[in-house]
Molecule: transfer RNA
Organism: uncultured Rhizobiaceae group bacterium
Formats: sequence, C1' cells, structure tokens
RNA sequence: UCUCGCAUCGUAUAGUCAGGUCCAAUAUCUCAGAAUUUCAAUCUGAAGACACGGGUUCAAAUCCCGUUGCGAGAACCA
Repeated sequence: UCUCGCAUCGUAUAGUCAGGUCCAAUAUCUCAGAAUUUCAAUCUGAAGACACGGGUUCAAAUCCCGUUGCGAGAACCA
C1' cells in the first nucleotide's frame, strides 16, 4: 500500500443473510419494590446501546459510499 472481516446498554452476546409488530432482545451489573426476624439467595419492575458522517427508500441496527478503530491475509522490503 492492497484485500477481507468486525464495531449494538457498564460488561458479555442475539438480531443484519432476505429492510417493516425493534421508540431494539437475553443474561449480568446498577437502582427501586416485594418477600425474609435480618443478610444472602429468590421474585417483580425501572434505567441503560445500534462507532461516526452521508446516500437509497414510505421505512435503515440491517442495503450502498466514505471516515475512524480493531483483527486477519497479501504485496513491498534496495
């Protein structure tokens, strides 16, 4: 330098293929409540995220382009 892949709550992972019941799912963490003589465990509820910027579309986490970061491979290596 080129090619390919990845980026989602604080954390770990689904969802993307094939756009739509997703104002986004599950577990855990945090907070509140219930229950318990008390604590832990348990149960219920709440808060919390689509890397960034554009494009296409009635509609984008999803498709396209660019940027950034990470990973893998290739090339170059006088």